[in-house]
Molecule: transfer RNA
Organism: Candidatus Omnitrophota bacterium
RNA sequence: GGGGCCGUGGUUCAGUUGGGAGAACGCCUGCUUUGCACGCAGGAGGUCGCCCGUUCAAAUCGGGUCGGCUCCA
Numbered sequence: 001g002g003g004g005c006c007g008u009g010g011u012u013c014a015g016u017u018g019g020g021a022g023a024a025c026g027c028c029u030g031c032u033u034u035g036c037a038c039g040c041a042g043g044a045g046g047u048c049g050c051c052c053g054u055u056c057a058a059a060u061c062g063g064g065u066c067g068g069c070u071c072c073a
């Protein structure tokens, strides 16, 4: 330098067939307990790496760019 895969709440990931942004764990509050844990109920937290474009509408499609893993040189 070139090719492939990946980047989504604090963490691990799903969603890639364009139209609701979600799960588990973690965190907070309440209930339960003598107290803690477990359990139950509720809640907060994301401008989907960044920029531009296409579209009525983009996490999803196109281009660029940054970072990680990997292969080739």
Stems, first nucleotide, its partner, number of pairs: 001072007010025004019056001027043005049065005